C1' cells in the first nucleotide's frame, strides 16, 4: 500500500417501543431500552433515491404539484480502530 472480516482483545454505536422537550409535519435532541451494525463515523451547499407540506400555485371543495424542511440504520462518496493475508 492492497485485499478481506476467520478468530480474539480494547472498546464504540443503538432499531422498535416508551417518557420529556422542540417542530405545521417529516423528523430531531435527551433519558430508559437493544433489533441489529466492521464504518450504524462524516457528507443532504450541487450523485441517485426516499419522507413531509407551514407556505405557494392550480382547484368550488375533495385533492394535486413544488423544497427552501428532513432521512447517512437505502445506495453512493470520503475518512478510520483491531486482527488476518
Nucleotide at each position: 500500500a492492497a485485499a478481506g472480516g476467520a478468530u480474539a482483545a480494547a472498546g464504540g454505536c443503538a432499531a422498535a417501543g416508551u417518557u420529556g422537550c422542540g417542530g405545521a409535519a417529516a423528523c430531531g435532541c435527551a433519558g430508559c431500552g437493544a433489533c441489529g451494525c466492521a464504518a450504524a463515523g462524516c457528507u443532504a451547499a450541487a450523485g441517485g433515491g426516499g419522507c413531509u407540506u407551514c407556505u405557494a400555485c392550480a382547484u368550488u371543495u375533495c385533492u394535486g404539484u413544488a423544497a427552501u424542511g428532513c432521512c447517512a440504520g437505502c445506495c453512493a462518496g470520503c475518512u478510520g480502530c483491531c486482527g488476518u493475508u
The prediction has a mean pLDDT of 84. This is a predicted structure of an 85-nucleotide RNA (c-di-GMP-I riboswitch aptamer) from Fictibacillus nanhaiensis.